[in-house]
The prediction has a mean pLDDT of 82. Predicted 3D model of RNase P RNA and transfer RNA as a complex of 450 nucleotides. It holds a member of the Rfam family "Bacterial RNase P class A".
């Protein structure tokens, strides 16, 4: 210098004028402060929070996760490792438990597709009209297929075959290293157990349901309506008359256990009809951000210091002008530059966090690999 | 904002691992004096898109794009 790999940052800046939403101060005019993102998106996971009779234990169903260790409030996320695959390397990809518990599927082609099988070719024998045919052996070669029941070589044989042997693969227990996944070593076994679990299933682990249009309070209005359905209509005692205790009955979005909670005279549900389209809370301080230091390979954690930064409800965060900064184009050039034009992606809060995924013009930084040249 | 469902021929829909179908519509022929109806033959699809699992994907899984529907409060 060229080509490549990985990680991270940024994604316009400043000012004037005219506006918009919110907080604070003020009687008001007004003043002052704050005002989108790395994804605010998809709503795919995990939580906080609220309600459902508490969400505690057991069983069943359903759904999910799936190598090992760690991190975390938690996760299907992240970090580190192991195994497998790709690359010359840096490095990248990996839904990666179980197919010797059971069921199911493997189309077409092919002789044969899971209780293996015998079309061509091979070998033996018999017959022959010399083309071949019958019977038997064997499963190495050809052919079919995604897949043909270990592979390569030597021996062996009529031809062959794990039939025998060596190496590789596979299986088994043992030893060594490692927390573990797993790796390595020697030994034994002649080879059994094809593939698919992002088919049912088995094993281990996890999960109660709904969602801020949750939920609570206030106000307004109406015909405070109608039809149907479900459950139920206790007893006693104390008392300062608010309530409390005992017995009994009932109540859960599968069933059930123990204790607790609520109810016992009215309450609840579905549908039809009617009314309103208001206000307040929830609402933003949060498992928060930045920085330093310590522990850890890292994710992350501890401690100190500083900051503390949108909160709307037909829904603000905008428009315009000027100068500048990248970038692009045209023309000129004394190759230093100069002039003019153009010009900044994806997108946009709506209860709030932690992740993942997807979209994103351009620019910058760091580390590593390969090749070439120079010292 | 939250939740659920759908996407296959021009239209309406089947098919839920083995290579794509039905009805209507379209084209040609027969029938008729002509049209419709009827009968016969035919064309038209990479199953919204991308990646993965599998020998094999419209079908299974993940991501993505587009469309549709439901959910307010009071009494």
């Nucleotide at each position: 210098a060229c080509g490549g790999a990985u990680g991270g940052c940024u994604g316009g800046a400043u000012g004037g004028c005219c506006g918009c939403g919110g907080g604070u101060g003020g009687c008001a005019a007004c003043a002052u402060c704050c005002g989108a993102g790395g994804a605010a998106a998809g709503u795919c996971c995990g939580g906080a929070c609220u309600c459902c009779a508490u969400a505690a234990g057991g069983c069943a169903a359903u759904g999910g996760u799936g190598c090992c260790g760690g991190g975390u409030a938690a996760c299907g996320c992240c970090c580190g490792g192991c195994g497998g695959g790709g690359g010359a390397a840096a490095c990248c990809c990996u839904a990666g438990g179980g197919a010797a518990a059971g069921c199911g599927c493997c189309a077409c082609a092919g002789a044969g597709a899971a209780c293996a099988g015998a079309c061509u070719a091979c070998c033996g024998u018999c017959c022959u009209g010399c083309g071949g045919g019958g019977c038997g052996g064997a499963a190495a070669a050809g052919g079919u297929g995604a897949a043909a029941a270990g592979g390569u070589g030597c021996g062996g044989u009529a031809a062959g075959a794990g039939c025998g042997c060596a190496c590789c693969g596979c299986g088994g227990g043992u030893c060594u290293g490692g927390c573990a996944a797993c790796a390595g070593a020697a030994c034994c076994g002649g080879c059994a157990a094809g593939g698919c679990a992002a088919g049912c299933c088995c094993c281990a682990c996890c999960a109660g349901g709904a969602g801020c249009a949750a939920u609570g309070c206030c106000a307004a209005a109406u015909a405070g309506g109608g039809a149907c359905c479900u459950u139920u209509u206790g007893g006693g005692g104390c008392g300062u008359c608010a309530g409390c205790c005992c017995c009994g009955g009932g109540g859960a979005u599968g069933c059930u256990u123990u204790a607790g909670c609520c109810c016992c005279u009215a309450a609840g549900g579905u549908c039809c009809g009617g009314g309103u389209u208001g206000g307040c809370a929830g609402c933003u301080a949060a498992a928060g951000c930045g920085u330093g230091u310590c522990g850890g390979u890292a994710a992350c954690g501890g401690c100190g210091c500083g900051c503390g930064u949108a909160g709307a409800a037909g829904a603000a965060u905008g428009g315009u002008c000027a100068u500048c900064c990248a970038g692009g184009g045209u023309g000129g050039u004394u190759c230093g530059c100069c002039a003019c034009c153009u010009g900044g992606a994806c997108a946009g809060a709506a209860u709030c966090c932690g992740g993942c995924u997807u979209a994103u013009a351009g620019g910058c930084c760091a580390u590593c690999c390969g090749u070439g040249c120079g010292a | 904002g939250c939740u659920g469902c759908c996407g296959u021929a021009g239209c309406u829909c089947a098919g839920g691992g083995g290579u794509a179908g039905a009805g209507c519509a379209c084209u040609c022929c027969c029938u008729u004096g002509g049209u419709a109806a009827g009968g016969g033959a035919g064309a038209g699809g990479u199953c919204g898109g991308a990646a993965g699992u599998u020998c094999a994907a419209a079908u299974c899984u993940u991501c993505u794009c587009g469309g549709c529907a439901g959910c307010a409060c009071c009494a």